Background:
A computed fold for a 72-nucleotide RNA from a Nanobdellota archaeon, annotated as transfer RNA. The coordinates come from a structure-prediction model, not an experiment, and the mean pLDDT is 81. It matches the Rfam family "tRNA". Its family is annotated with triplet codon-amino acid adaptor activity in the Gene Ontology.
RNA sequence: GCCUCAAUAGUCUAGUGGCUAAGACACUUGCCUGUCGCGCAGGAGACCCGGGUUCAAUUCCCGGUUGGGGCG
Numbered sequence: 001g002c003c004u005c006a007a008u009a010g011u012c013u014a015g016u017g018g019c020u021a022a023g024a025c026a027c028u029u030g031c032c033u034g035u036c037g038c039g040c041a042g043g044a045g046a047c048c049c050g051g052g053u054u055c056a057a058u059u060c061c062c063g064g065u066u067g068g069g070g071c072g
Stems, first nucleotide, its partner, number of pairs: 001071007010025004018055001027043005048064005
């Protein structure tokens, strides 16, 4: 330099045109407990960036950034 794959809460993963964006762990509030922990019931928290297509984009297309893999 070229090809290719990926990017979603703090972490790990789902979702792939119309969702209230789902789950687990973590965090947090309450209950429970003599206390902590466990357990139970709640809560907050996310679509890498910029364009394009579309009535509508996290999803499709292009470019960029970052990371993984391959070739030279």
The organism belongs to Nanobdellota, within Archaea.
The sequence is in RNAcentral, with records from ENA.